This is a predicted structure of a 125-nucleotide RNA (c-di-AMP riboswitch aptamer (ydaO/yuaA leader)) from a marine eukaryotic metagenome. RNAcentral holds the sequence, with entries from MGnify. Of the family's consensus pairs, 96% are formed in the model.

[in-house]
RNA sequence: CGCCGAACUCUCUCGAGUGAGAGCGACGGGGGACUCACGACAGAGGGGUGAAUCCUGCGGGAGGUCGCAGGUAGGGCUGAUUCCCUGGCCCGAGCCCGGCAGCUAACCCCGUAGGCGUACAGGGG
Repeated sequence: CGCCGAACUCUCUCGAGUGAGAGCGACGGGGGACUCACGACAGAGGGGUGAAUCCUGCGGGAGGUCGCAGGUAGGGCUGAUUCCCUGGCCCGAGCCCGGCAGCUAACCCCGUAGGCGUACAGGGG
């Protein structure tokens, strides 16, 4: 300096310190009426965040499922701006709530982490 991500700017105070606290803003998320939508029960329930869903095959298993492989909805990077097309390289997870939540004005609540490193990609605006 730049990238993923909401996870940042500024001001003030304390402090030996890369720290702590407070404040104005900014960004993100959840709950929550009428109306609208949905509409029994049960099971292995249901729900949130996120791009991270779903399918096939093999193996274990009574099953729910677990592991591996391949693909896939979807997402990111690649010219230090942005949009479109093409090419190339990647991700396609994890975590949380706790029997419970559709949308939702007023209103209420929460977060501002963590992890990293493009630069001999091309064309048209």
Overview:
Its Rfam family is "c-di-AMP riboswitch aptamer (ydaO/yuaA leader)". Rfam links the family to the GO terms cyclic-di-AMP binding and regulation of gene expression. Model confidence (mean pLDDT): 79 of 100.